RNA sequence: GCGCCUGUAGCUUAACUGGAUAGAGCACAAGAUUCCGGAUCUUGCGGUUGGAGGUUCAAAUCCUCUCAGGCGCG
Numbered sequence: 001g002c003g004c005c006u007g008u009a010g011c012u013u014a015a016c017u018g019g020a021u022a023g024a025g026c027a028c029a030a031g032a033u034u035c036c037g038g039a040u041c042u043u044g045c046g047g048u049u050g051g052a053g054g055u056u057c058a059a060a061u062c063c064u065c066u067c068a069g070g071c072g073c074g
Stems, first nucleotide, its partner, number of pairs: 001073007010026004019057001028044005050066005
């Protein structure tokens, strides 16, 4: 330099052939329980889907550029 793969919440991840408000577990916070804590239960918080642009009525998903990581070739 060229090609391929991956990127979604603090972490691990789901999301069908493009179509419902992007869900879940852990973690975190509050409450219940407890003498206190842990465990358990309930509720809540947390996302520019790596970034930018484009196509579309509609994009995590399709296209282009770009960033980061990984693999291969030279």
Molecule: transfer RNA
Organism: Candidatus Gottesmanbacteria bacterium CG1_02_37_22